[in-house]
Order: sequence, then structure tokens, then C1' cells
RNA sequence: AAAAUUCUUCGGGGUAGGGUGCAAGUCCCAACCGGCGGUAAAGUCCGCGACCUGCCUGGGAACAGGUGGCUGAACUGGUGAGAUUCCAGUACCGACAGUAUAGUCUGGAUGAGAGAAGAAUCAU
Repeated sequence: AAAAUUCUUCGGGGUAGGGUGCAAGUCCCAACCGGCGGUAAAGUCCGCGACCUGCCUGGGAACAGGUGGCUGAACUGGUGAGAUUCCAGUACCGACAGUAUAGUCUGGAUGAGAGAAGAAUCAU
């Protein structure tokens, strides 16, 4: 110094103001938010995770492990060696259940998780 194994910690944000209405953070005007890795710094590029779901293995079951599927949205101009990432402008997107129709409320979730940091061990 890199690899392997084990463990620990960390690991998602957001309706101001107004309208209608018996009732809306759900509709309308408007406001606000942006997980992880890669790459010239990215919600919209490439890949991954979360939600939902098929199959296989173990199990009486609960469930655990493995492996698949599904999975939203951006253009124009400028600078530059290099940017769909920066700057300027104008757009767009956001699981499921509940409830007056929800990216922002409540709930599954004090969960899970891409991954990040650190420690120990081992042998090279």
C1' cells in the first nucleotide's frame, strides 16, 4: 500500500400566502424539496437503492437467504481542453395505503437500504 473476513457508527428533504367548499397541506392560484455511486460539481445522463412483484432454496408457519421483473422527468444559449453536471434562461418529474383527488400530511417505518466513514483480524 491494495485485497479478504468480521464488527461498529452514520445513512431523505419539502405547501409560506391566497381562492372555492360543510370539509382540502389532497382541487385551483402560488410556494417548497431533491437518497447513493460514476462522470467537469447532475432530482431529469449512465448505473444503484427505496415501493410493488415472479421464481428458487430452507422452514409447519412467521420469516430468512438467493436470483429476476417493474421503476418518473431537460432542453436552449454561454464559458471551457473537457459540463444534457457549472453560469443564464425556460421547462419537467416524483411508489403504495388512508383521507375531499397528496412528491410535501398520516401510516407500514424506532423498518429497509444503495452506500459512506472507522476499527480489528488475517495473509501477501
A computed fold for a 124-nucleotide RNA from a Lachnospiraceae bacterium, annotated as FMN riboswitch aptamer (RFN element).
The organism belongs to Lachnospiraceae, within Bacteria.
The RNAcentral record of the sequence draws on Rfam and Ribocentre.